This is a predicted structure of a 74-nucleotide RNA (transfer RNA) from Paracoccus solventivorans.

RNA sequence: GGCCCCGUAGCUCAACUGGAUAGAGCAGGGACCUUCUAAGUCCAAGGUUGGGGGUUCGAUUCCUCCCGGGGUCG
Numbered sequence: 001g002g003c004c005c006c007g008u009a010g011c012u013c014a015a016c017u018g019g020a021u022a023g024a025g026c027a028g029g030g031a032c033c034u035u036c037u038a039a040g041u042c043c044a045a046g047g048u049u050g051g052g053g054g055u056u057c058g059a060u061u062c063c064u065c066c067c068g069g070g071g072u073c074g
Base pairs, nucleotide, nucleotide: 001073002072003071004070005069006068007067010026011025012024013023019057029043030042031041032040050066051065052064053063054062
């Protein structure tokens, strides 16, 4: 350098051939429970979906260019 895959919450991952307000678990916060802690139960919060541009009524999803990581070929 060519080709392929991946990038979504602090972490690990979902999101069905483009369609509702992007979800779950863990962590963190609050409450209940307990003499206290742990465990357990409940509640709320947390996202420019790596970045820019494009297609579309509509993009996490499709196209393109970058950035980062991994694999493979030379």
It matches the Rfam family "tRNA".
RNAcentral holds the sequence, with entries from ENA and Rfam.
Model confidence (mean pLDDT): 80 of 100.
NCBI's taxonomy places the organism under Bacteria, Pseudomonadati, Alphaproteobacteria, Paracoccaceae, Paracoccus.